Predicted 3D model of RNase P RNA and transfer RNA as a complex of 491 nucleotides. The coordinates come from a structure-prediction model, not an experiment, and the mean pLDDT is 76. Rfam match: Bacterial RNase P class A. Gene Ontology terms of the family: dimeric ribonuclease P complex, ribonuclease P activity and tRNA processing.
């Protein structure tokens, strides 16, 4: 100085003028205007991808089934699919990245085209060890007219038959390499790697190291079904609550479930007839389904048509906050102590518009310099300054962002 | 603000791991004085983007962009 890697940091700044929102004072009998002090978008406030908290369903209580989700290990957290830290695969020289990373030896499916076969297959070859039927030479014998038989040999030809080394298909071919070995092979033997069991050791663990055994039977696909672990009630602030207005204070259609005794009170025409408690049987609910446990239900509750408003209040911001320090711990986080209050709108406030400065880019001018380009400095002109905006809140996790600082660290040059 | 669907030829949809298809349309010839119809062919694809599983993706997964529906309160 060039090329890179991880991490974090902010997301123009000061003034003036004009408004917007929401608290509080203080004048007023309330309100309201109107004056004054104060707050007033983000790192993703966004997708709505997880994960809670809150509200409501009586509670969200137990098993089981389905469905959904995660998926190496330990750890952090309210939880999590999120964060740290290891392992162990895979890529880079490196810093350092990626990884849905549980089981394919419970079973099932599926592997298109090609190919001899994609899970038990032989197309092309290779063997000629053994067999059957043939050729070619030889040797022997038997007839002796071409011939017969019998034996041997051949890298001869055909069939049975042995291999799976090699070629070819194909994403992927039945462990790899190399040595013996055979008729030709072959885990058929042995060495070295891979592989699976086992022991021993380190380590919590995942794995890792070392040793022995098997000789390999067992391809790939679970982001196919599906097997094992573990989690999961459901619905969402338009939840829910409350006041006011207002109307055809409707309709239809479908659920129907209540009963019994006893006590207490009232009434009675003495037969009962309300109300209330309690107990039993029966229903109903506990928002997949079942059982079990249980309930503050037994008089409303479901779905459609049609009517009415188109206002107000609460929920709504002190919180798993925030900032600084210290202490534990490799982090991640956790703890203790100080300080601090820090948006709340409801068609939706948090802007506009000057001016000065600051930060890229482009364009001609001066000066370094005697000199064209580059560079360095200065003044001027011209354009730009991203993404994007709070909607019940909080934890992440994804995307999207214009020019930028900063830290540690790689790998090349060079200079000392 | 929430929750739910869907995306494939110009148009409406089928295909849910193995060579993208169907009606409509469009073009071309044919028939016809001429024109629909009709009959016979032919063109037309980033299956919304972009990553990941997997040999192999339109199809299974993940992020994203669009586009379409639904829910307000009384009685």
């Nucleotide at each position: 100085c060039c090329a890179g890697a991880c991490g974090g940091c902010a997301g123009g700044a000061u003034g003036g003028c004009c408004g917007c929102u929401c608290u509080c004072c203080a004048c007023a009998u309330u309100c309201g205007a109107g004056g004054g002090a104060g707050g007033g978008a983000g790192g993703a406030a966004a997708g709505u991808c997880c994960g809670g908290g809150c509200u409501c369903c009586a509670c969200g209580g137990a098993g089981g089934c389905a469905c959904g989700g995660u998926g190496c290990c330990g750890g952090g957290u309210a939880a999590c699919g999120c964060c740290c830290g290891g392992c162990g695969a895979g890529g880079g020289c490196g810093a350092c990245c990626u990884c849905a990373g549980g089981g394919a030896a419970a079973g099932u499916g599926c592997c298109a085209c090609a190919g001899a076969a994609a899970c038990a297959c032989a197309c092309c070859g290779c063997c000629g060890a053994u067999c059957c039927c043939g050729g070619u030479c030889g040797u022997c014998u038997c007839a002796u007219u071409u011939g017969g038989g019998a034996u041997g040999a051949c890298a001869u030809g055909g069939g049975a038959g042995g291999c799976a080394a090699g070629g070819g298909u194909g994403a992927a071919a039945u462990g790899g390499u190399g040595c013996g070995g055979u008729a030709a092979g072959a885990g058929c033997g042995c060495a070295c790697c891979g592989c699976g069991c086992c022991g021993c050791c380190g380590g919590c663990a995942a794995c890792g190291g070392c040793g022995g055994c098997g000789g390999c039977u067992g391809g790939g696909u679970a982001a196919a079904c599906c097997c094992c672990a573990c989690c999961g009630g459901g619905a969402g602030c338009a939840a829910g609550a409350c006041c006011a207005a207002g109307u055809a204070g409707g309709a239809g259609c479908g659920g129907c479930a209540g009963g019994c005794a006893c006590g207490c009170c009232g009434g009675u025409u003495c037969g009962c007839c309300g109300g209330u408690g309690u107990g039993c049987c029966g229903g109903g609910c506990g928002g997949g389904c079942c059982u079990u446990c249980g309930c503050a239900c037994c008089g409303c509750c479901g779905c459609u048509c049609g009517g009415g408003u188109c206002g107000g209040u609460c929920g709504c911001g002190c919180g798993a906050g925030g900032c600084g320090u210290c202490c534990g711990g490799u982090a991640a986080c956790g703890g203790g102590c100080g300080c601090c209050c820090c948006a709340g709108a409801u068609g939706a406030a948090u802007g506009g518009c000057c001016a000065u400065c600051c930060c890229c880019g482009c364009c001609g001018c001066c000066g370094g310099u005697a000199a064209a380009c580059c560079c360095c400095g200065g003044a001027g002109g011209c354009g730009g300054g991203a993404c994007a905006g709070a909607a019940c809140c909080c934890g992440g996790c994804u995307u999207a962002c214009a020019g930028g600082c900063c830290g540690u660290c790689u790998g090349g040059c060079g200079c000392u | 603000g929430c929750c739910g669907a869907c995306g494939u030829a110009g148009c409406u949809c089928a295909g849910g791991g193995g060579u993208a298809g169907a009606g409509c349309a469009a073009c071309u010839g044919a028939u016809u004085c001429g024109u629909a119809a009709u009959c016979a062919g032919u063109a037309g694809g980033u299956c919304c983007g972009c990553g990941g599983u997997u040999c192999g993706a339109a199809u299974c997964c993940g992020c994203g962009c669009g586009u379409c529906g639904g829910c307000a309160c009384c009685a």